[in-house]
Molecule: transfer RNA
Organism: Oscillatoria sp. FACHB-1406
RNA sequence: UCAUAUAGAGCAAUGGUAGCUCGCUCGAUUCAGGUUCGAGAAGUAGCAGGUUCGAUUCCUGCUAUGACCA
Numbered sequence: 001u002c003a004u005a006u007a008g009a010g011c012a013a014u015g016g017u018a019g020c021u022c023g024c025u026c027g028a029u030u031c032a033g034g035u036u037c038g039a040g041a042a043g044u045a046g047c048a049g050g051u052u053c054g055a056u057u058c059c060u061g062c063u064a065u066g067a068c069c070a
Stems, first nucleotide, its partner, number of pairs: 001067005008022004016053001024040005046062005
């Protein structure tokens, strides 16, 4: 100087209800397990402000992590 921070994990979402995959829970299937199918839980979006009717999204500061230059 730049980038990133969103569910247990990995990641999306051009200012208008925050979602996908895996995982987890329950049910069906099975002698049982796996597979498959159905349903469900889990997020104040790193923190604090600002702009806006409305902010994960735009702006500022800070924190953490990573990369680069000297």